[in-house]
RNA sequence: AACAGUUAAAGCCAAACCCGUCGUGAGGCGGGGACGGAAAGCCACGGGUCUCGUAACGCGAGACAGCCGGGUUGCCCGG
Numbered sequence: 001a002a003c004a005g006u007u008a009a010a011g012c013c014a015a016a017c018c019c020g021u022c023g024u025g026a027g028g029c030g031g032g033g034a035c036g037g038a039a040a041g042c043c044a045c046g047g048g049u050c051u052c053g054u055a056a057c058g059c060g061a062g063a064c065a066g067c068c069g070g071g072u073u074g075c076c077c078g079g
Base pairs, nucleotide, nucleotide: 003078005076012037013036017032018031019030020029021028022027035066041072042071043070045069046068047067048064049063050062051061052060053059054058
């Protein structure tokens, strides 16, 4: 260093739901809350899903990183 995460320790994040707030919306943010997570950190690059506009296969504008890949950085432990 590749690789691995069964156990231990120190910490970390936080689904559903509720409250507040922003957005036409998908959803975002803050608080409460824990189903889970070893990248559930970050990036919409490929696919996917969803929203809005449109008469529309489509086209345009958006959302999701906790749907799957990919990129990138990284804690602990084994090695």

This is a predicted structure of a 79-nucleotide RNA (c-di-GMP-I riboswitch aptamer) from an uncultured Gammaproteobacteria bacterium. The model forms 95% of the base pairs in the Rfam consensus. Model confidence (mean pLDDT): 84 of 100. Rfam family: c-di-GMP-I riboswitch aptamer. Rfam describes the family as follows. GEMM was predicted in a large-scale screen for bacterial structured RNA regulatory elements. It was read from a public genome assembly, where an Rfam model found it.